RNA sequence: ACAGCCAGCCGGUCUGUCGCCGUUGCCGCAAGGCAAAGGAGGAAAGUCCGGGCAGCGCAGAGCGCUCCACUUCCUAACAGAAAGCUGCUUGCGAAAGCAGAGUAACGCAGAAGAAAAUAACCGCCUGCAUGCAGGUAAGGGUGAGAAGGUGGGGUAAGAGCCCACCGGCCGUGCAGCGAUGUACGGGCCGUGUGUCUUGGAGGCUGCAAGUUCAUGUAAACCGGCGUUUGAGGGUCGCUCGCCCGAGCUGGAGGGUAGAACGCUUUAGCGUUAUGGCGACAUAACGCAUAGAUGAAUGACAGACGCCCUUAACAGGGUACAGAACCCGGCUUAUAGGCUGGCUGUUUUG
Numbered sequence: 001a002c003a004g005c006c007a008g009c010c011g012g013u014c015u016g017u018c019g020c021c022g023u024u025g026c027c028g029c030a031a032g033g034c035a036a037a038g039g040a041g042g043a044a045a046g047u048c049c050g051g052g053c054a055g056c057g058c059a060g061a062g063c064g065c066u067c068c069a070c071u072u073c074c075u076a077a078c079a080g081a082a083a084g085c086u087g088c089u090u091g092c093g094a095a096a097g098c099a100g101a102g103u104a105a106c107g108c109a110g111a112a113g114a115a116a117a118u119a120a121c122c123g124c125c126u127g128c129a130u131g132c133a134g135g136u137a138a139g140g141g142u143g144a145g146a147a148g149g150u151g152g153g154g155u156a157a158g159a160g161c162c163c164a165c166c167g168g169c170c171g172u173g174c175a176g177c178g179a180u181g182u183a184c185g186g187g188c189c190g191u192g193u194g195u196c197u198u199g200g201a202g203g204c205u206g207c208a209a210g211u212u213c214a215u216g217u218a219a220a221c222c223g224g225c226g227u228u229u230g231a232g233g234g235u236c237g238c239u240c241g242c243c244c245g246a247g248c249u250g251g252a253g254g255g256u257a258g259a260a261c262g263c264u265u266u267a268g269c270g271u272u273a274u275g276g277c278g279a280c281a282u283a284a285c286g287c288a289u290a291g292a293u294g295a296a297u298g299a300c301a302g303a304c305g306c307c308c309u310u311a312a313c314a315g316g317g318u319a320c321a322g323a324a325c326c327c328g329g330c331u332u333a334u335a336g337g338c339u340g341g342c343u344g345u346u347u348u349g
Stems, first nucleotide, its partner, number of pairs: 001345010012304007020039002023036005041320001045331002048329005053206004060240005065202005070084003074080001085100006101197002105195005121140002123136006148166006167189001169186007210261004221251005232244003266288001268287008305318004
């Protein structure tokens, strides 16, 4: 210098003209007027998780069903985050991605193949003899997978039969909070997958949840079920139990869709210090930053900033995208820019 990997941050600024929204203050009988400070994000998106909050229940229990599953730690909590461990894959590398409880039992592994665990098709060796008998699982073939692997010795030929180095399993010591790692030793040891098993979590619905007020009608009509012989209801499904209960439901028809609250001070944000590898915790100080409701937070003009191209001028581009109860995560989209750490290549000293 170029090319990459990881993490964090920004993603627009100024001026002028005009136009919105709520809050506060002043003026006004009122309608309204003036002024001040403010007014959409890192994802507001998807609605995938977890909660706060609200309502029903607070008489549940069992079964089903769904989710989580290596270790430690963070958090209000989580299927989340942080730091690690093991295995596999990609990359020269920095790194990235996927997976992670268990096998006691049962089932399956079609087809191919001799055989899918009580193995022998070809082959090799031995004996008799042209075929039979015995031995073998090193070589070949089938297959996703063939009785741990490679090499050597040994053998009639072979085989953990023996040896060395590895893999798996078990035991012991050491290190670690732990998952695990490491050293020594042991006998040689089929594999995959599903059902299943073990441990943990789950009452439900959701701001279109709900609370309060006001106004009006047809609180009526027809039908079914029911009124202690109990319809119906008790908020995932079924069963049992317990409780409430005089109404429930179908049809046709009539009226209304108004107002206030919920609605923004929160597990909030920032700075500093201490502790921690870190997520984060504690303390002190400071800050208050939309609350709309057919839905505001903008439009136009000029100048700048940043990026591309050009010798220069000129020219072109400036992303993804808009709050609706709130918060913590996850996932997806994104023109570009800045900072820090690390990797590779090349050049110079």